[in-house]
RNA sequence: UGAGCCGGCUGGGUGGUCGCGGCACAGCUCGACUGUGUCGAGGAAGGUCGGGACUCCAGAGGGCAGGGUGCUGGCGAGAGCCAGGACGGGGUGACCUGUCGGUUUCGGGCAACAGAGAGCAAACCGCCGAUGGUCCGGGCAACCGGGCACAGGCAAGGGUGAAACGGUGCGGUAAGAGCGCACCAGCGUCCGGGGUGACUCGGGCGGCUAGGCAACCCCCACCCGGAGCAAGGCCAAACGUGGGACGACCGGCCCGGUCGAUGUCCCUUGGUAGGCCGCAUAGAUGGAUGGCCACCCAUCCGGACCCCCGCAAGGGACCGGUGGACAGAAUCCCGCCUACAGGCCGGCUCACCGU
RNA sequence: GGCGGCGUAGCUCAGUUGGUCAGAGCACUCGGCUCAUAAUCGAGUUGUCGCCGGUUCGAGUCCGGCCGCCGCUA
Numbered sequence: 001u002g003a004g005c006c007g008g009c010u011g012g013g014u015g016g017u018c019g020c021g022g023c024a025c026a027g028c029u030c031g032a033c034u035g036u037g038u039c040g041a042g043g044a045a046g047g048u049c050g051g052g053a054c055u056c057c058a059g060a061g062g063g064c065a066g067g068g069u070g071c072u073g074g075c076g077a078g079a080g081c082c083a084g085g086a087c088g089g090g091g092u093g094a095c096c097u098g099u100c101g102g103u104u105u106c107g108g109g110c111a112a113c114a115g116a117g118a119g120c121a122a123a124c125c126g127c128c129g130a131u132g133g134u135c136c137g138g139g140c141a142a143c144c145g146g147g148c149a150c151a152g153g154c155a156a157g158g159g160u161g162a163a164a165c166g167g168u169g170c171g172g173u174a175a176g177a178g179c180g181c182a183c184c185a186g187c188g189u190c191c192g193g194g195g196u197g198a199c200u201c202g203g204g205c206g207g208c209u210a211g212g213c214a215a216c217c218c219c220c221a222c223c224c225g226g227a228g229c230a231a232g233g234c235c236a237a238a239c240g241u242g243g244g245a246c247g248a249c250c251g252g253c254c255c256g257g258u259c260g261a262u263g264u265c266c267c268u269u270g271g272u273a274g275g276c277c278g279c280a281u282a283g284a285u286g287g288a289u290g291g292c293c294a295c296c297c298a299u300c301c302g303g304a305c306c307c308c309c310g311c312a313a314g315g316g317a318c319c320g321g322u323g324g325a326c327a328g329a330a331u332c333c334c335g336c337c338u339a340c341a342g343g344c345c346g347g348c349u350c351a352c353c354g355u
Numbered sequence: 356g357g358c359g360g361c362g363u364a365g366c367u368c369a370g371u372u373g374g375u376c377a378g379a380g381c382a383c384u385c386g387g388c389u390c391a392u393a394a395u396c397g398a399g400u401u402g403u404c405g406c407c408g409g410u411u412c413g414a415g416u417c418c419g420g421c422c423g424c425c426g427c428u429a
Stems, first nucleotide, its partner, number of pairs: 001351010012296007020040008028031001042326001046337002049335005054228004066224005071084005085100006101219002107217002109213002124158002126154003131151002133148006166184006185209001187206008232277004240269001242267005247259004297324001300321004307316003356428007365381004374412001383399005405421005
């Protein structure tokens, strides 16, 4: 200098002007009014994934079913977060990312196709044929030599497959094999060191090898009652329910007149429309938080001279243009996941150059 | 706002404890029959299983995260 990795922060600023919503105050021509003051989106307000607060319903206690979680330590009400461990995957690297109880003999299930054989062993090609069989030759005989590959032995090599039951070497053998030995990997166990712990390092001994999938059923441990602010509570038109009275208008009163019995008035009840609370130092009756202009800042593009640095290329300054992502509360809080242009700070890695 | 369900061919749908599995009907194309069309008969094509990761030897199916659509609820 270039390319990256990790963590944290930020998410345009100032002013003017025109508007929007809540609240308070003031004014008057008392209204869906006007003016003034003040407050007015986010790191995710998003997805509604997991919890909690709150409200209603249900509920003695226990169990079944169903669902969730599952390494260690710490924090936390809990989801979860932080740090660490083991095993994988990616990257040259900084680092990123997935999983985590139980399948070493001890529940069940699955593994297509290929292959001889797929979960407890199996034998297609192959190797051998020691032992037995048979044939040929030799020998008086015991027996010796050779052939066949019938019985039989083997699993080294080939081949199939995602996966074939430790790897390499030496010995051994008829051929072979943990059959024996050495080293390595792995398992169990014991001792010692480190760590709170998961675990890890070193050494000894043992039997020699144990496969995969529980993001399949299952088993073990722990946790979980259901619904959701459109929850729920209060007030309460019209039309109804139930009960009662007989009236209303003209009029001071009576008479009288007119209207009215499927009517008028009063009370009651449930609760709909609707309103209020729930509801907040933004906050709603279908939902305010915005637009324009100027200057500045970041980014990118283009610029002949002049100014500054430089031998130059070029850079700075200046001028003109461009122009700031993802996205917007709706009961509240915590967390998870997802989206996000650009900028700032700190730490680290790789490559190249210079000293 | 809250709650629930579903995405597989052009359309409507099925798809078994994950395998030789991507299918059915309609539609479409070609051929036969017919003078011709329809009907019918035969053959054939049709697919990023909504998308991206993961588990597994192997994913339409199992797990996680996104996207889209539909329904219920005053």